[in-house]
């Protein structure tokens, strides 16, 4: 340069147009002498950014940008 892709909680990942979830971490109560372990709560999202398309967009279209496969 050229191709296909990936971006979603602090970390790994779901989420195939009706305003987002797990597990890990992390608070907090139970419980223990205390500590791990368990069990119940509970907080944390500008879903990369910026325009479109729709009554509605994480999602679907286009540009940009970050990672990273092929090919030169």
């Nucleotide at each position: 340069g050229g191709u296909a892709g990936u971006a979603u909680a602090g970390g790994u990942c779901a989420g195939u147009g009706g305003u987002a979830g797990a597990c890990c971490a992390c608070a907090u109560g139970c419980g223990u002498a205390g500590c791990a372990u368990g069990c119940a709560u509970g907080a944390g999202g500008u879903c990369c950014u910026g325009g479109g398309u729709u009554c509605a967009a994480u999602c679907c279209c286009c540009a940009g940008u970050u990672c990273c496969u092929c090919c030169a």